[in-house]
């Protein structure tokens, strides 16, 4: 340098939940919890997922579907970047 992640080991993250805050909502943070993770560190670049508004259609009004817009989500799935610790 490169290739693996079954065991240990130094050490990391925190799903649900519940409490407090911010947010029209997805959802964000902050503590406690631990279900899990080998990139569950960064990055919304391609797909899904999910929230709001909008516009057209309609006699109306409700409610569906699609488009376009703004938004989330990195613990959905790939691209991109960077990296700890075992081993060979």
């Nucleotide at each position: 340098c490169g290739g693996u992640g079954u065991g240990a080991a130094a050490g990391c993250c925190a799903u649900c939940c519940c409490u407090a805050u911010c947010g029209u909502a997805a959802g964000g943070u902050a503590g406690g919890u631990g279900c899990g993770g080998a990139a569950a560190g960064c990055u919304a670049c391609g797909g899904a997922u999910c929230c709001g508004c909008c516009u057209u259609c309609a006699a109306a009004c409700a409610c569906u579907u699609c488009u376009u817009c703004g938004g989330a989500c990195a613990g959905c799935c790939g691209g991109g970047u960077u990296g700890c610790c075992a081993u060979c």
Predicted 3D model of an 88-nucleotide RNA (c-di-GMP-I riboswitch aptamer) from a Desulfuromonadales bacterium. It matches the Rfam family "c-di-GMP-I riboswitch aptamer". Its family is annotated with cyclic-di-GMP binding in the Gene Ontology. The coordinates come from a structure-prediction model, not an experiment, and the mean pLDDT is 75.